Predicted 3D model of a 178-nucleotide RNA (Lysine riboswitch aptamer) from Anaerofilum hominis. The model forms 100% of the base pairs in the Rfam consensus.
[in-house]
RNA sequence: AAAAGAGGUAGAGGCGCGCCGUCGAUGAGUAGCCGGGAGGAGGCCGAAAGCCAGAGAACCCCGGGGAAAGGCGCCGGCGCCGAAGCGGCGGGAUCACACCCGCUGCUGGGUCCGUAUCGAACAGGUGCGGGACUGUCCUUCCGGCAUUGCCGGGCCGGAAGGGAGCGCUAUUGCGGCA
Numbered sequence: 001a002a003a004a005g006a007g008g009u010a011g012a013g014g015c016g017c018g019c020c021g022u023c024g025a026u027g028a029g030u031a032g033c034c035g036g037g038a039g040g041a042g043g044c045c046g047a048a049a050g051c052c053a054g055a056g057a058a059c060c061c062c063g064g065g066g067a068a069a070g071g072c073g074c075c076g077g078c079g080c081c082g083a084a085g086c087g088g089c090g091g092g093a094u095c096a097c098a099c100c101c102g103c104u105g106c107u108g109g110g111u112c113c114g115u116a117u118c119g120a121a122c123a124g125g126u127g128c129g130g131g132a133c134u135g136u137c138c139u140u141c142c143g144g145c146a147u148u149g150c151c152g153g154g155c156c157g158g159a160a161g162g163g164a165g166c167g168c169u170a171u172u173g174c175g176g177c178a
Stems, first nucleotide, its partner, number of pairs: 005174001007172005014081001016080006023073002033064005042052003046095001084107009108134002111131008136163010
């Protein structure tokens, strides 16, 4: 000096991930509410408590009247590339659920199909299984570049197979050995 090791910084994958906001559609002519008919003892709630109900409950029909949330789409902004999502355990919080935090396991990414579940939904989310695609690295083969020529090596492109993000690329200094 190089290689290698453990760090720091900056990046790449692309309909890329997540959060917030305006608007819009859906929700839905649905629910609560009111009037009438019929009906005749239950109804509301995740549970208890509680509330409503023969001064007429549930269910059904007619009329009046008429929402909202979650989820979705366009646009804008913000934070990012284990971004994020899901499972398990523990804690906080709640009557409980939802929600928040920590630890841990799996998943590179989007998409399509089947299935299960949540959901008003054929939207969307999530789990499982499968298909092709894509980015990255490794191995092998082929072609090219530079070189006077050859081998090896380096770089670029293509093909096949395989791995996983605790990965990959670039850069950076530190320590140790020779």
The organism belongs to Anaerofilum, within Bacteria. The sequence is in RNAcentral, with records from Rfam.